[in-house]
RNA sequence: UUGGAAAAAGGCAAACUAUCCGAAAGGAUAGGACGCAAAGCCACCUGCCGUAAGCAUGGAAGAAACGGUCGAGGGGUUGCCCAAA
Numbered sequence: 001u002u003g004g005a006a007a008a009a010g011g012c013a014a015a016c017u018a019u020c021c022g023a024a025a026g027g028a029u030a031g032g033a034c035g036c037a038a039a040g041c042c043a044c045c046u047g048c049c050g051u052a053a054g055c056a057u058g059g060a061a062g063a064a065a066c067g068g069u070c071g072a073g074g075g076g077u078u079g080c081c082c083a084a085a
Stems, first nucleotide, its partner, number of pairs: 001084004011036002016031006034071001040077003044074003047069005055058001
């Protein structure tokens, strides 16, 4: 630098359950493992989800606003192990 077939150290943790936060989507912590080679981090672009306040009079088509999702895709950024050069 390129790659992740196999192996291994270490790591993360879906569904579900409990408690708490939130208007909701969803989030936090603990338990729990379906999976993950960035399932580390950043809502920047697209997608998707929600609608209390604000905007607006709707989230039903299109558009806007706000919130969420990085375990949907892209982009940015940092990094472990292994292999090859």

A computed fold for an 85-nucleotide RNA from a bacterium, annotated as c-di-GMP-I-GGC riboswitch aptamer. The coordinates come from a structure-prediction model, not an experiment, and the mean pLDDT is 77.